A computed fold for a 102-nucleotide RNA from Lentibacillus kapialis, annotated as Purine riboswitch aptamer. Its Rfam family is "Purine riboswitch aptamer". Rfam describes the family as follows. Riboswitches are metabolite binding domains within certain messenger RNAs that serve as precision sensors for their corresponding targets. On this family, see Mandal et al., Cell 2003: "Riboswitches Control Fundamental Biochemical Pathways in Bacillus subtilis and Other Bacteria".
RNA sequence: AAGCAUAUAACUUAAUAAUGGCGUAUAAUUUCGGGGAUAUGGCCCAAGAGUAUCUACCGGACCACCAUUAAUGGUCCGACUACGCAGGAUUUAGUCAUGAUA
Numbered sequence: 001a002a003g004c005a006u007a008u009a010a011c012u013u014a015a016u017a018a019u020g021g022c023g024u025a026u027a028a029u030u031u032c033g034g035g036g037a038u039a040u041g042g043c044c045c046a047a048g049a050g051u052a053u054c055u056a057c058c059g060g061a062c063c064a065c066c067a068u069u070a071a072u073g074g075u076c077c078g079a080c081u082a083c084g085c086a087g088g089a090u091u092u093a094g095u096c097a098u099g100a101u102a
Stems, first nucleotide, its partner, number of pairs: 001013003021085005026056001029049003033045003041066002050057001058078007
């Protein structure tokens, strides 16, 4: 919204929203500047790249690394945001077609 209806309700059908699901984007990644911690530590601020793309760009655990110095690395797990899509699953019987196996 429609149908039914006692024109109220209830019921039925369809649609839609939210929550979820699947997919795409991006690797929750990377570059540079400034500040900061120091094996009980390994972080903070800002600017760019990355997307048919707004926003975001972190957290935890484990392992490694750095012998006091200024620099972290690897692996695993966990989101948000944007857009798109859709009913799905199981069982039984029959028919047709195709494929595989024996």
Its mean pLDDT, the model's own confidence on a scale to 100, is 75.
The organism belongs to Lentibacillus, within Bacteria.